[in-house]
RNA sequence: UGAGUCGGCCAGGCGGUCGCGUCGAGGGAGACCUCGCCGAGGAACGUCCGGGCUCCGCAGAGCAAGGUGGUGGGUAACACCCACCCGGGGUGACCCGCGGGAAAGUGCCACAGAGAAGAGACCGCCCCGAGCGGACCGGAGCAGUCCGGGCCGGCCGGGGCAAGGGUGAAACGGUGGUGUAAGAGACCACCAGCGCUCCGGGUGACCGGAGCGGCUCGGUAAACCCCACCUGGAGCAAGGCCAGACAGGGAGCGUUCGAGGGCUGCUCGCCCGAGCUCCCGGGUAGGCCGCUGGAGGCGUGCGGCAACGUACGUCGUAGAGGGAUGGCCGCCACCCGUGCAGGGGAGACCCCGCACGGGGACAGAACCCGGCGUAUCGGCCGACUCAUCCC
Numbered sequence: 001u002g003a004g005u006c007g008g009c010c011a012g013g014c015g016g017u018c019g020c021g022u023c024g025a026g027g028g029a030g031a032c033c034u035c036g037c038c039g040a041g042g043a044a045c046g047u048c049c050g051g052g053c054u055c056c057g058c059a060g061a062g063c064a065a066g067g068u069g070g071u072g073g074g075u076a077a078c079a080c081c082c083a084c085c086c087g088g089g090g091u092g093a094c095c096c097g098c099g100g101g102a103a104a105g106u107g108c109c110a111c112a113g114a115g116a117a118g119a120g121a122c123c124g125c126c127c128c129g130a131g132c133g134g135a136c137c138g139g140a141g142c143a144g145u146c147c148g149g150g151c152c153g154g155c156c157g158g159g160g161c162a163a164g165g166g167u168g169a170a171a172c173g174g175u176g177g178u179g180u181a182a183g184a185g186a187c188c189a190c191c192a193g194c195g196c197u198c199c200g201g202g203u204g205a206c207c208g209g210a211g212c213g214g215c216u217c218g219g220u221a222a223a224c225c226c227c228a229c230c231u232g233g234a235g236c237a238a239g240g241c242c243a244g245a246c247a248g249g250g251a252g253c254g255u256u257c258g259a260g261g262g263c264u265g266c267u268c269g270c271c272c273g274a275g276c277u278c279c280c281g282g283g284u285a286g287g288c289c290g291c292u293g294g295a296g297g298c299g300u301g302c303g304g305c306a307a308c309g310u311a312c313g314u315c316g317u318a319g320a321g322g323g324a325u326g327g328c329c330g331c332c333a334c335c336c337g338u339g340c341a342g343g344g345g346a347g348a349c350c351c352c353g354c355a356c357g358g359g360g361a362c363a364g365a366a367c368c369c370g371g372c373g374u375a376u377c378g379g380c381c382g383a384c385u386c387a388u389c390c391c
Stems, first nucleotide, its partner, number of pairs: 001387010012332007020039002023036005041362001045373002048371005053235004065231005070084005085099001086097004100226002105224002107220003122165002124161006131155002133152002136149005173191006192216002194213008239289004248280006260272004296315008334359007342351003
């Protein structure tokens, strides 16, 4: 200098102006007005997981259904995070894995192919027969031809093999040898895999090593299934508090024994006098709470490889309910394009400046957290890798 990998951060700033919402203060009979503070995000999004909270259910256990799935840790919990193991990719930094069991059982494996799982024989290799065929030898005959003989193994028939070819994503270990008619783990050596036993290391997944067994056993479980573990249901329209009005209905008491009301602080007393009270309607309409300080953010120390935990300090400012957080203008900063000027260098190229034009995304709280996934104009910082050059 070029090409990359990983991690973290920002998401324009200031001013003016017009507007919106909660809250506070003031004014107004009220509708409302004025002033002041504050007012979205890294994903507030999707609502895919996990929890808090609330109500309902629940003796215990089991079945069903759903989910999770290498190991060890973290956490309130998780399908998340960290570290490690195994497998795969990359020269490398590093990345990817829907990573229990296929030697319990069942199913499936398109097309091609002979055969797709306790398999198979298309070409091929080998043996046997000699029916057809071929050339040859001998004999007979003038000749066509006939007779006999062995040979070849193209066709045919019977049998053996699975080495080689071919098909396929995948073909029932690999290489070499012995063996054989040809061959084959049929046998042998080495190698690979698997299983068993033992030794060593590790908390563990697992790793390293030794011996034995011819055991060679295909893939698929996001197919059924098996194993281990987890899970009660619904969700802030949860749920709680206050609490009407109209029509209509019911019950009780009462109208000679007087319900109820007025005078009164209460009783007595006096007066008026036919209705009065409760319930249903309805815990409805409406209002209020839940409602934002919480597994909180930041900094430092300590423990830990890390995720994270812990102690101390410090910060604290959305909370609507038809649902606010926006628009315009100016200056500055940033990015892109075009044009121009200057500097450094041998060069590739680098640094700095001016003018004009353009650009600024994705998106938006609604009970609250922890994750995951997805979207995003651009910019900044750190660590590391590879290639090339210089000292």
The prediction has a mean pLDDT of 78. Bacterial RNase P class A from a Cellulomonadaceae bacterium, 391 nucleotides, folded computationally. The sequence is in RNAcentral, with records from ENA. The source organism's lineage runs through Bacteria, Actinomycetota, Actinomycetes, Micrococcales and Cellulomonadaceae.